[in-house]
Molecule: small-subunit ribosomal RNA
Organism: sediment metagenome
C1' cells in the first nucleotide's frame, strides 16, 4: 500500500467480497513445561449446606469451672446480659436511570463520630432496669406478671463563655457592652496515702479528611412524536430542613418551555479509559480505578455523626419452608457450592504470615477484604521436543518420457549436550517452594492450506453425481478447485472455523465526494419570515480571536528514560508534550456590537422607447357544418384493396339566402414578451414589466432563503350554459390464426364560456439563485451617439461605436469518464438553499396532512440480488440509408416437379437389412463397380501366443525337423486325425550359435468408443477482395489512422488528395492446355509438300493514330492502322487472415478409454438387393424438326491393349448374343474402330399409333468353383403408364445451351453413374426497381452464443417475507373512581393509650391511548434450466418511443388530450 468481480474489449460511476488488527469468546482437530493475567456476556431466575461483623472484664453486676491456699483470699478461663464503639466501611451487581445521573469548571445557605492542634472544665445528689429468681401462657418462635441488683446506662441540682438567643452602641462588615440559657463519668497503673502518669469524659475554637445542596457547559436514536405545562412560572407570609429553594401550605398574578427540537417513544448505568485508524474519526465501557443506582417486587420510617440501611425494623405482594392448624420463619446481585437457562464461564480449598479494616491501653480476637493455592491453551510472554557429522543418495512410499526424479542428510550409524521430567541431599516457608548432585537422546507435534485474490502441484477415484465455495466460480470421462495418496507452503503448543467491532471504505467525504447524460437542481418565481453571508472610511468597546502568566483536568493507563524479576510478558521509579475548562494581565489586525459620515451595490424620480405580457368589452372576414329554395340527375364517400355509410323520399356537385359555434391563413422569422406554466385577427379601456440615455434623490436600504403564502400545460371533478368541427368510450366495416389495435364509417363525454376545485408532466437547457474574473468570430432584435446617401414632414437605408436581451461557430486557456461545455460555462472563485449514497421490493405499505372524488404530498421495512448503470470502441444485425458486384433478378433457350424405370436417402420391416454423410456445403455421396470374396452385419460351426510383428526361456536340430508332393477317414467347410515319398541353409576345428519348428512367457489383434482430446486431408463463405504488420501520429483507454475522400478497375487494380511513410499474405504475373507464326528435329516401306507430332523461340503492351469525357492523371468510351489474336484472347491449375467444436478415429496416423477362450481370428450359409410410403439425382419417353426400313454416301477426337494370357483383323458357323479358327500388335506401324446425329430414297399420316417401351412368358449366350436369393447380353412373344406435366424450382451469356455418338478408369463378369473426347450448333441481356448472395462507407441498437439475438405482461405450479382483515391474546405509560396496610401530619378525648381527618403502597372497576403476537380470507411483491397465451420494448422493432392524465381491454397493451427528443 491494495486486489477480485458488470464488458467481446475499454474508461467511468457504483455496490459486493478479500488480505490486517482485536475479543471476558464459543466450536472442531490436537496438546510438553513455566511465568503473568483472566474466567455466568444468558434468567436483577430460584437457592440445600458452611462461612462472609464483630470487639471491649482497663465501663457494670452475675453464673459456672480450673489452679494455689487451712481459711480469708489470690490467679486464670468460659458464658449470657446491661453499657460503649463498629455494624452507613469493606464485598457484589448493572435491573432502573437520557437525569445536575455522570464528566468538567465553579458557587454559598450547611453538617461532620473517630484523628490533630488550642482554650477552659470534670462539684453534688437520686430513682430505676436487664441479667438472676419465682409463677403463668404457647407445639414452636416467643411472651406476660411478682421480687430483687450494678454501671462510663438514665435523671436532677450547682457552675459557665470568645458558645446560642435577645437588646443597645456602632457599622459596608467587624467590634464592644448588658441580659437570659445550656455540661461532664469514670477506669487502670503507682503510692502507706495524697500529689502524679495513662486512657476515657464535658464545653468551645481551628484544621484535615468525609458528606449534603446549587449553577454554566458537555452527554445516543427518532418529527411517520409539534405543541407541552396548573405546584405549573413568579411574588408575599408561614411551615419544614444540618442547610438555599414550590421542598410543603394559604393568598395573589398569569406566567414558564419549544424548530438552537419542548412534550412523547425507543435504547442505555456514566467516566478515567480499551480496540482500531496515518490522522480526523468510528465502535466499546468486561478486568483495574472514581462516581451513581440497587439489594426477592413495592412503600415507609426508627436509631445514629452518618442510612431511609445487602447479611436492621414495620407493612403489602409473589414465592419457599416449619406447624400440634392456633401460628411462626426466610431473602447468596458476599465467598464457595447446587439447580435451571445457555454455544459458554472455575474449588462447598488454605491462611490471617504480608497489606488493609473493626474493637481493645495492650496482648489479641474477628476479617470468603486480602494474600495464596486448585481448575480451564481463555489471553499474552518465554522455553523445549535435541546439536554436530553422515551418500551404498539404503529400504520403503509416490511418480515416470522407464533413463530417472522426489521424500532426502532426512533415516540408519558415530560423537556431544541435559532445559523440562525421574531419583538423592540440603535450606526456607502458614503452605506451595528454593539451592546442589546422578543417570539416560532418552518421555514430548500438530493443525490448516496448495485455481486467482494468496505463499504452496502432481497421481488415482468420481463424472453437473457426490461434493466444494469468502468473492469470482469449480464438477457433464484426461478436475493443480470434489474425495484419497504422495509432495509442497504457512503457523506452531497450537492451528482452523463461527460470531462481533474498527480498518481497507475518500462507500456520509470537517480533513475528504457529488447532482447536463451514471443516484441527485423542488414546476416556477414572486412577497418573503427565521437563519446564514455581506461594499468602503473613521472612532470606540474588547464578545469572538491572539499573546503571556497561573490553576485544574485523581491514581492507574498511553509516550520517553531508567531500574527489578536469568529474558520477555509483568512490576517499580522519574519525567514531559499536546489538548480541554477557569482566573488575571495585555494586544487591537480581522469578524462582531455601538456611533458618525461616504457612494461604486441596491433603490426612487424625470425623459424616450419596446413587445402574441395580463384582464375586460366591442367588431371582423375566410373556412366548416346545418337549414331553406333553385339548377341537375346517379352516383358520392372511403381505402393498399374494399366494405360498413350517404343517395331517385333526389345525395355528391353548383348558386342564393340564413343560422351556429370554434379557431384566427398570409404576415411568421430558432424573431418578440413573460418568473415559470404560457402568450398570435382588429380596436378600445384598465393594468404589470423590461431596456436605453442624461441628470436627481436615499445612503448598504443588499444576496440567498428552511417552514409559510401566491401562480401553475393537458387530462379530470362540481354547478350552470354552449355544442360547428374534432373526438376517449361505444357501435359497425375491414385486416388477421386471432385483432378487444393500427385503416375506414358513425359517434358520447370532453374540447368552448362562467364560478369553484385539482396541483401533476420528458413542468427539460434533463443544467437552482446572486456576484466578480477569464482570447475571439459571426447573425437577428430593442435602444443611445457619430458619419454618409436618399427624401426632406415625422423619416428611411448603409457603416462605425456603446448598452440590454437572444442565437450560431469554435478555438487560446480551462474543465469533463467520455460525449461535450466553453463570457448565456459544465472554466476560475465567493455566498445561500434544495437534493443523492448499489439494483429490485417502491414512490409501494402503514401513519399524518390536503382533496367532492380521482388522487396528491411526506415516505419505510422484511425479503431478494452481484450486479444495475453512463459514455465511448470493435463487430454483428435492421421489414435504416448511399454506392457497387454476381446467370442474383430481368430477357432468352432447355429442363426438373406429373409417367415408367435406374441409383441414392429417409421411413418401415428384419436374425441381419454393417457403418458413415444428413440446410445451402448429405442424398448416381465414401463406393473408379456388394453373387462367394469384398464385409465391417446376422445365424451356425471351429480356434486361443493366435491370420500378422518382435523378444526371452526350454527342447529338437546325422535318422529327424522346416519345406514340397502323393494319399486315407469324419465333416458343409474351416478344422481335426492318419499313412507314405523327397528333403535342407549359414558361421564355427569342435562345443555351440543363427535360421526354422514345438511348448511356455512377454505380447499380438480390434472397421470397438470418443472427429467435442488430435495430426493430416477436405468442404464452405469464395477466386469474394479482402486480412495484417513495422515506424510515426491521435486517443486516459478499448481502439483509430495507414486500409478514409474524389475518380477508376475484374481486383486494397491504379491515379490525385490527405499525419502518414513503408512492407507482408492475398489480386495480377510467373506454370499448363489452346489459337498465329519462325526455326529445328522426327517416323513405323521411300520421297515431296501440306497436315501431323515434339522441342526452342517470337507475338499483344492501350504500344501507335484520331475524337470525346475528367483541372490533371489513372482510366473509360467511340473509331482507325497493323494483326492470327485488342484491351485479362479463351480455358485450367493455383483458394489470403479466418468462419462453421463443419466432415472424416471406417483411408492412414494418433492420446485416452474398453475387449483379451473374445468386441480377436477362420469357415459355410444368409444379409447389405427387403417394400403400404416420402424425397433427391439421372435415363427413356409422350412423337412427324419424328418413328421404322433400305441401300448408298460422308466426316472425328481423346484414349486402351498380352507371358499374372490382353486388343484381336480376316475366314467359317449361328436369326442374334456368341462360338470355332486365327494373321497382326508390348503399338504414330496392328487391333478396339466402317462413330452417331447428318445426307438420299421409301413408308407411316396424328392414332395410345409402325409413338412409347415398362412388365411378364419361353428359349438361348457369356463370365465365373458357383448367376436361386442376386449379373449382363441375344431371339421370339407380351405391349403398362405416359399425349409435355400444380404450387414451386434448376442450368446456361458462345463454340456456351441444346443435341449426337465415341473412349477410359473400376473390372472375371456387370454403367442409365463418373471422368474425358470430338460432331452439329442457337436464342437473349432494356436494365439493376424487386428476389438471393456478397463488398465498401454511413446510421440506430437494450444484440456480443451476436436477430434462430434480446425481451414484456397475464395465467398455471412450488416456495418465502411483508401488508390489509372480522376478531382474539398479551405488554406498556398515564387518567377517573372504589377500597385502603405500615408510616407521617393535624385535631379531639376518659392520654403507657384510644378515636377521627388528610396523605398513602398494593388491589379492584371503567373507557380511551400505545406497542406487539396469532388470524379464515384478500390484494399485490420476491424467487424458482427447459409449462400456457400472445409479441409490448430494443433496428423506422415492422403503428417512432417516452412522460402526465382519462377511458378501456385475457395479457403485454390500445385510444383520446397536452408535452418531450432521450
Nucleotide at each position: 500500500a491494495g486486489a477480485a468481480u458488470u464488458u467481446g474489449a475499454u474508461c467511468c460511476u457504483g455496490g459486493u467480497u478479500c488480505a490486517g488488527g482485536a475479543u471476558g469468546a464459543a466450536c472442531g482437530c490436537u496438546g510438553g513445561c513455566g511465568g503473568u493475567g483472566u474466567g455466568c456476556c444468558u434468567u436483577a431466575g430460584g437457592c440445600a449446606u458452611g462461612c462472609a461483623a464483630g470487639u471491649c472484664g482497663a465501663g457494670c453486676g452475675c453464673u459456672c469451672c480450673g489452679c494455689c491456699g487451712c481459711a480469708a483470699g489470690g490467679c486464670g478461663g468460659a458464658g449470657a446480659g446491661c453499657g460503649g464503639c463498629g455494624a452507613a466501611c469493606g464485598g457484589g451487581u448493572g435491573a432502573g436511570u437520557a437525569a445536575c445521573g455522570c464528566g468538567u469548571a465553579g458557587g454559598a445557605a450547611u453538617c461532620u463520630a473517630c484523628c490533630u492542634c488550642g482554650u477552659g472544665g470534670a462539684g453534688g445528689a437520686g430513682g430505676a432496669u436487664a441479667g438472676c429468681u419465682c409463677g403463668c401462657c404457647g407445639a414452636a418462635a416467643g411472651g406476660c406478671g411478682g421480687g430483687g441488683u450494678a454501671a462510663u446506662a438514665c435523671u436532677c441540682c450547682g457552675u459557665a463563655a470568645u458558645g446560642u438567643c435577645c437588646g443597645a452602641u456602632g457599622u459596608u462588615g467587624a467590634a464592644u457592652c448588658g441580659g437570659a440559657c445550656c455540661a461532664a463519668a469514670g477506669g487502670g497503673c503507682g503510692u502507706a496515702a495524697c500529689u502524679g502518669c495513662c486512657c476515657a469524659c464535658c464545653a468551645u475554637g481551628a484544621g484535615a479528611g468525609g458528606a449534603g445542596c446549587c449553577u454554566g457547559c458537555g452527554u445516543c436514536c427518532u418529527a411517520u412524536c409539534a405543541g407541552c405545562u396548573u405546584g405549573u412560572u413568579g411574588g408575599c407570609g408561614g411551615g419544614g430542613u444540618a442547610a438555599a429553594u414550590g421542598c410543603c401550605c394559604a393568598c395573589c398574578a398569569a406566567g414558564g418551555c419549544g424548530a438552537c427540537g419542548a412534550c412523547g417513544g425507543g435504547u442505555a448505568g456514566c467516566u478515567g479509559g480499551a480496540c482500531u485508524g496515518a490522522g480526523a474519526g468510528g465502535u466499546c465501557g468486561g478486568a483495574c480505578a472514581g462516581c451513581c443506582a440497587c439489594a426477592a417486587g413495592g412503600g415507609g420510617a426508627c436509631u445514629g455523626a452518618g442510612a431511609c440501611a445487602c447479611g436492621g425494623c414495620c407493612c403489602c405482594u409473589a414465592c419457599a419452608c416449619c406447624u400440634a392448624c392456633g401460628g411462626g420463619u426466610g431473602g447468596c446481585a458476599g465467598c464457595a457450592a447446587c439447580u435451571a437457562g445457555g454455544a459458554a464461564u472455575a474449588u462447598u480449598g488454605c491462611a490471617c504470615a504480608a497489606u488493609g479494616g473493626a474493637c481493645g491501653a495492650a496482648a489479641g480476637u474477628c476479617u470468603g477484604a486480602u494474600g495464596c493455592a486448585g481448575c480451564g491453551a481463555c489471553a499474552c510472554c518465554g522455553c523445549g521436543u535435541g546439536g554436530a557429522g553422515g551418500a551404498u543418495g539404503a529400504a520403503g512410499g509416490u511418480u515416470u518420457u522407464c533413463g530417472g526424479a522426489u521424500c532426502g542428510u532426512a533415516a540408519a550409524c558415530u560423537c556431544c549436550u541435559u532445559u523440562a521430567g525421574u531419583c538423592c541431599c540440603g535450606c526456607a516457608u502458614a503452605a506451595u517452594g528454593c539451592g546442589g548432585g546422578a543417570a539416560a537422546a532418552a518421555u514430548a507435534a500438530a493443525c490448516u492450506u496448495c485455481u486467482g485474490c494468496u505463499a504452496a502441484c502432481u497421481a488415482c477415484g468420481u463424472g453437473c453425481c457426490a461434493g466444494a465455495a469468502g468473492c469470482a466460480u469449480c464438477g457433464g470421462u484426461a478436475a493443480u478447485a470434489c474425495g484419497u495418496g504422495g509432495g509442497a507452503a504457512g503457523u506452531a503448543a497450537g492451528c482452523g472455523u463461527u460470531a462481533u467491532c474498527c480498518g481497507g471504505a475518500u462507500u456520509u467525504a470537517u480533513u475528504g465526494g457529488g447532482c447536463g447524460u451514471a443516484a441527485a437542481g423542488a414546476g416556477u418565481u414572486c412577497c418573503g419570515u427565521a437563519g446564514g453571508c455581506g461594499g468602503a472610511u473613521u472612532g470606540u468597546c474588547a464578545c469572538a480571536u491572539c499573546u503571556u502568566g497561573u490553576u485544574u483536568c485523581a491514581a492507574a493507563g498511553u509516550c520517553u528514560u531508567g531500574g527489578g524479576c536469568u529474558u520477555a510478558a509483568c512490576c517499580c521509579a522519574a519525567g514531559g508534550a499536546a489538548g480541554g475548562g477557569g482566573c488575571a494581565a495585555g494586544a487591537g489586525a480581522u469578524g462582531g456590537g455601538c456611533a458618525a459620515g461616504c457612494u461604486a451595490g441596491a433603490g426612487u424620480u424625470a425623459a424616450a422607447u419596446c413587445g402574441g405580457g395580463g384582464a375586460u368589452g366591442u367588431u371582423g372576414g375566410a373556412a366548416u357544418u346545418c337549414a331553406u329554395g333553385g339548377u341537375g340527375g346517379a352516383g358520392c364517400a372511403g381505402u393498399g384493396a374494399a366494405a360498413u355509410g350517404c343517395g331517385u323520399u333526389g345525395a355528391u356537385a353548383u348558386c342564393a339566402u340564413g343560422a351556429a359555434g370554434a379557431a384566427c391563413a398570409c404576415c411568421a422569422a430558432g424573431g418578440g414578451c413573460g418568473a415559470a406554466g404560457g402568450c398570435g385577427a382588429a380596436c378600445a379601456u384598465c393594468u404589470a414589466g423590461g431596456u436605453u440615455u442624461u441628470a436627481u434623490c436615499u445612503g448598504a436600504c443588499g444576496c440567498u432563503g428552511a417552514g409559510g403564502g401566491a401562480c401553475g400545460a393537458a387530462a379530470g371533478c362540481u354547478a350552470g350554459g354552449g355544442g360547428a368541427g374534432c373526438g376517449a368510450a361505444a357501435g359497425g366495416g375491414a385486416u388477421u390464426a386471432g385483432a378487444g389495435a393500427c385503416c375506414c364509417c358513425u359517434g358520447u363525454a370532453g374540447u368552448c364560456c362562467u364560478a369553484g376545485c385539482c396541483g401533476u408532466a420528458a413542468a427539460c437547457g434533463a443544467u437552482g439563485c446572486c456576484u466578480g474574473c477569464u482570447a475571439g468570430c459571426u447573425g437577428g432584435u430593442c435602444u443611445g451617439u457619430c458619419c454618409g446617401g436618399c427624401a426632406u414632414u415625422u423619416g428611411u437605408c448603409g457603416g462605425a461605436u456603446g448598452g440590454g436581451g437572444u442565437g450560431g461557430c469554435g478555438u487560446a486557456a480551462g474543465c469533463u469518464a467520455a460525449c461535450g461545455c466553453g463570457u448565456u460555462a459544465a472554466g476560475c472563485a465567493g455566498g445561500c438553499c434544495g437534493c443523492c449514497u448499489g439494483g429490485g421490493a417502491a414512490g409501494u405499505a402503514c401513519g399524518g396532512c390536503c382533496g367532492c372524488a380521482a388522487g396528491g404530498u411526506u415516505g419505510a421495512a422484511a425479503c431478494u440480488u452481484a450486479a444495475a448503470g453512463g459514455a465511448a470502441u470493435u463487430g454483428a444485425c435492421g421489414g435504416g440509408g448511399a454506392c457497387c458486384u454476381a446467370c442474383a433478378c430481368a430477357a432468352c433457350c432447355a429442363g426438373u416437379g406429373g409417367a415408367g424405370c435406374a441409383u441414392g436417402u429417409g421411413g418401415u420391416u428384419u436374425a441381419a437389412u454393417u457403418c458413415g454423410a444428413u440446410a445451402c456445403g448429405a442424398a448416381g455421396c465414401g463406393a473408379a463397380a456388394g453373387a462367394c470374396c469384398u464385409u465391417a452385419c446376422c445365424c451356425g460351426g471351429g480356434u486361443u501366443u493366435g491370420a500378422c510383428a518382435u523378444g526371452c526361456u526350454a527342447c529338437c536340430g546325422u535318422u529327424u525337423u522346416a519345406g514340397u508332393c502323393c494319399u486315407g477317414c469324419a465333416g458343409a467347410a474351416a478344422c481335426g486325425u492318419g499313412g507314405g515319398a523327397c528333403g535342407a541353409u549359414c558361421c564355427g576345428c569342435a562345443a555351440g550359435g543363427a535360421a526354422g519348428g514345438u511348448a511356455g512367457c512377454a505380447c499380438a489383434g480390434c472397421u470397438g468408443c470418443u472427429g467435442c482430446a488430435u495430426g493430416g486431408c477436405u468442404g464452405u463463405c469464395g477466386u469474394c477482395a479482402g486480412c495484417u504488420c513495422u515506424a510515426g501520429g491521435c486517443g486516459u483507454g478499448a481502439g483509430c489512422u495507414g486500409u478514409a475522400g474524389g475518380c477508376u478497375u475484374a481486383a486494397g487494380u491504379g491515379c490525385c488528395u490527405c499525419a502518414u511513410a513503408g512492407a507482408g499474405c492475398g489480386c495480377a504475373a510467373c506454370c499448363c492446355c489452346u489459337g498465329u507464326u519462325g526455326g529445328g528435329u522426327g517416323u513405323u516401306a521411300a520421297a515431296u509438300a501440306u497436315u501431323c507430332a515434339c522441342c526452342c523461340g517470337a507475338g499483344a503492351c492501350u504500344g501507335c493514330c484520331c475524337a470525346a469525357g475528367u483541372c490533371u492523371a489513372a482510366c473509360u468510351u467511340g473509331g482507325g492502322a497493323g494483326g492470327a489474336a485488342g484491351g485479362a484472347g479463351g480455358g485450367g491449375a493455383c483458394g489470403a487472415c479466418g468462419u462453421c467444436a463443419a466432415g472424416u478415429c471406417a483411408g492412414c496416423a494418433u492420446g485416452g478409454c474398453g475387449c483379451u477362450u473374445a468386441u480377436g481370428u477362420c469357415c459355410g450359409g444368409g444379409g447389405c438387393c427387403a417394400c403400404a410410403c416420402a424425397c433427391a439425382u439421372c435415363c427413356u419417353a409422350c412423337a412427324a424438326u419424328g418413328g421404322c426400313g433400305a441401300a448408298a454416301a460422308a466426316c472425328a477426337a481423346c484414349g486402351a491393349g498380352u507371358u499374372u494370357a490382353g486388343c484381336a483383323a480376316g475366314a467359317c458357323g449361328g436369326u442374334a448374343a456368341c462360338g470355332u479358327u486365327a494373321a497382326g500388335c508390348a503399338a504414330a506401324u496392328c487391333u478396339c474402330u466402317g462413330a452417331a446425329a447428318u445426307u438420299u430414297c421409301g413408308u407411316c399420316u396424328c392414332a395410345g399409333u409402325u409413338c412409347g417401351g415398362a412388365u411378364u412368358g419361353a428359349g438361348g449366350g457369356c463370365u465365373g468353383c458357383a448367376a436361386c436369393u442376386c449379373g449382363c447380353c441375344c431371339u421370339c412373344a407380351u405391349g403398362a403408364a405416359g399425349c409435355c406435366g400444380g404450387a414451386a424450382u434448376u442450368g446456361g451469356u458462345a463454340g456456351u445451351a441444346a443435341u449426337c455418338g465415341c473412349g477410359g478408369a473400376u473390372c472375371a463378369g456387370c454403367a442409365g453413374g463418373c471422368c474425358g473426347c470430338g460432331g452439329u450448333g442457337a436464342a437473349u441481356a432494356c436494365g439493376u426497381u424487386c428476389u438471393u448472395a456478397g463488398g465498401u462507407c454511413u446510421u440506430g441498437u437494450a444484440c456480443a452464443c451476436a436477430c434462430u439475438g434480446c425481451c414484456c405482461g397475464u395465467c398455471a405450479a412450488a416456495u418465502c417475507a411483508a401488508c390489509a382483515a372480522a376478531g382474539u391474546c398479551g405488554g406498556g405509560a398515564a387518567a377517573a373512581c372504589c377500597u385502603g396496610a405500615a408510616g407521617a401530619u393535624c385535631c379531639g378525648c376518659u392520654u403507657a393509650g384510644c378515636g377521627g381527618a388528610u396523605u398513602g403502597a398494593a388491589g379492584g372497576u371503567u373507557g380511551g391511548c400505545u406497542c406487539g403476537g396469532c388470524g379464515a380470507u384478500g390484494g399485490g411483491g420476491g424467487u424458482u434450466a427447459a409449462g400456457u397465451c400472445g409479441u409490448a420494448a430494443c433496428a423506422a422493432g415492422g403503428u417512432a418511443g417516452c412522460c402526465g392524465u382519462u377511458c378501456u381491454g385475457g395479457a403485454a397493451g390500445g385510444a383520446g388530450c397536452g408535452g418531450c427528443u432521450g